[in-house]
Context: one part of a larger RNA
RNA sequence: UUGGGUUUAAAGGGUGCGUAGGUGGCCUAUUAAGUCAGGGGUGAAAGACGGUAGCUUAACUAUCGCAGUGCCUUUGAUACUGAUGGGCUUGAAUACAGUUGAAGUAGGCGGAAUGUGACAAGUAGCGGUGAAAUGCAUAGAUAUGUGACAGAACACCGAUGGCGAAGGCGGCUCACUGAUCUGUGACUGACACUGAGGCGCGAAAGCGUGGGGAGCGAACAGGAUUAGAUACCCUGGUAGUCCACGCCGUAAACGAUGAGUGCUAAGUGUUAGAGGGUUUCCGCCCUUUAGUGCUGCAGCAAACGCAUUAAGCACUCCGCCUGGGGAGUACGGUCGCAAGACUGAAACUC
Numbered sequence: 001u002u003g004g005g006u007u008u009a010a011a012g013g014g015u016g017c018g019u020a021g022g023u024g025g026c027c028u029a030u031u032a033a034g035u036c037a038g039g040g041g042u043g044a045a046a047g048a049c050g051g052u053a054g055c056u057u058a059a060c061u062a063u064c065g066c067a068g069u070g071c072c073u074u075u076g077a078u079a080c081u082g083a084u085g086g087g088c089u090u091g092a093a094u095a096c097a098g099u100u101g102a103a104g105u106a107g108g109c110g111g112a113a114u115g116u117g118a119c120a121a122g123u124a125g126c127g128g129u130g131a132a133a134u135g136c137a138u139a140g141a142u143a144u145g146u147g148a149c150a151g152a153a154c155a156c157c158g159a160u161g162g163c164g165a166a167g168g169c170g171g172c173u174c175a176c177u178g179a180u181c182u183g184u185g186a187c188u189g190a191c192a193c194u195g196a197g198g199c200g201c202g203a204a205a206g207c208g209u210g211g212g213g214a215g216c217g218a219a220c221a222g223g224a225u226u227a228g229a230u231a232c233c234c235u236g237g238u239a240g241u242c243c244a245c246g247c248c249g250u251a252a253a254c255g256a257u258g259a260g261u262g263c264u265a266a267g268u269g270u271u272a273g274a275g276g277g278u279u280u281c282c283g284c285c286c287u288u289u290a291g292u293g294c295u296g297c298a299g300c301a302a303a304c305g306c307a308u309u310a311a312g313c314a315c316u317c318c319g320c321c322u323g324g325g326g327a328g329u330a331c332g333g334u335c336g337c338a339a340g341a342c343u344g345a346a347a348c349u350c
Base pairs, nucleotide, nucleotide: 004321005320006319008303012318014201015200016199017198021194022193023192025088026087027086028085029084030083031082033081034080035077036076037075038074039073040072041071042070049065050064051063052062053061054060091191092188094186095184096183097182098181100179103177104176105175107173108172109171110154114150115149116148118146119145120144125136126135162169163168206247207246208245209244210243211242215241216240220236221235222234223233258317259316260315261314262313263312266295267294268293269292270291271290272289273288274287275286276285277284278283299306300305323350324349325348332343333342334341335340
């Protein structure tokens, strides 16, 4: 390279927006670039292939023929692709009417719990464990009551419930902002899909500056356990966890399953709508769209299993894989304050 793959064997980029590029709905006209057919030219000789001939044969040589991907030119064909023009509405976007939600940002407010210090009342223990001890307490603790302050998180509702591209999002309320979904078929008329580079977002931990610090708690100290115990358990406790701004750019960033479109049995829950039927009401039944679960046929799969939310049947585009170790290492480069991240080998060895 051809071919084959990518849930779990190596392999889906953490996720979006989007440039180039690749690919692209229905009808029609023109063109004839791609495509197809015919003719002409060229495609050196030698070699290769076929025939014949010459050295006694062969190797070797000679001669004739064939072949020759391709390139140029010319005459045509027009189904498909392209180009140009015209039209369409199913893809896509918009409008209008509704709808849903822990979607985001900023502000205000709330109660429970915890801790602290104050006061009251009160006395000998409290706390902790498998058992203890360190620790706290007669300088009055723990437990109880009152009122105060502080920070962080929001019990119940709460649910294979919801929303978001992913990370993620949960007390109440207000302002601003984004989005989905449903219906109408009003409007534009292919405006689409994907997306190398690029740009944005991106848990936790970590970093910088300034705040804050209740609880928890790496490091650290002490007490236990143990042969030892740099641990598991206990008493403390700094960074951190919280806020603002700026970095970092990684995760089992997982559905270990890239995005988009179409097609392919059923059954049963549930969320958000819409349209019918029935009904005094509560409701029930049918149809349908979008999501989210379970069971399951065909099919697929090495099996486990997947199965209209595909890992089935197809197409388009992108990322990635090619035995284990060495190694996500070295070197170089880019980025970063640093930690490090991204890119990413080889020798050698089995």
Small-subunit ribosomal RNA, central domain from an uncultured bacterium, 350 nucleotides, folded computationally. The RNAcentral record of the full RNA draws on ENA. The coordinates come from a structure-prediction model, not an experiment, and the mean pLDDT is 88. Its Rfam family is "Bacterial small subunit ribosomal RNA".